[in-house]
Notes: Model confidence (mean pLDDT): 81 of 100. Transfer RNA from a Dehalococcoidia bacterium, 72 nucleotides, folded computationally. Its Rfam family is "tRNA". About the family: Transfer RNA (tRNA) molecules are approximately 80 nucleotides in length.

RNA sequence: GCGGAAGUAGCUCAGUGGUAGAGCAUCUCCUUGCCAAGGAGAGGGUCGCGAGUUCGAAUCUCGUCUUCCGCU
Numbered sequence: 001g002c003g004g005a006a007g008u009a010g011c012u013c014a015g016u017g018g019u020a021g022a023g024c025a026u027c028u029c030c031u032u033g034c035c036a037a038g039g040a041g042a043g044g045g046u047c048g049c050g051a052g053u054u055c056g057a058a059u060c061u062c063g064u065c066u067u068c069c070g071c072u
Stems, first nucleotide, its partner, number of pairs: 001071007010024004018055001026042005048064005
């Protein structure tokens, strides 16, 4: 230098154009004499960044940044 993959909640990951979700974690409540386990609920996201297409973008297009892999 070229090609490919990944980037979404504190962590691990879903979500292939129509209101952003799950598990774990955190907080509150219930249950218990206490702890653990269990149950119910809540908070937490400018979807890496910028632009474009579209009535509408996490999703499509372009650029860019970071990490990983391969080729030279």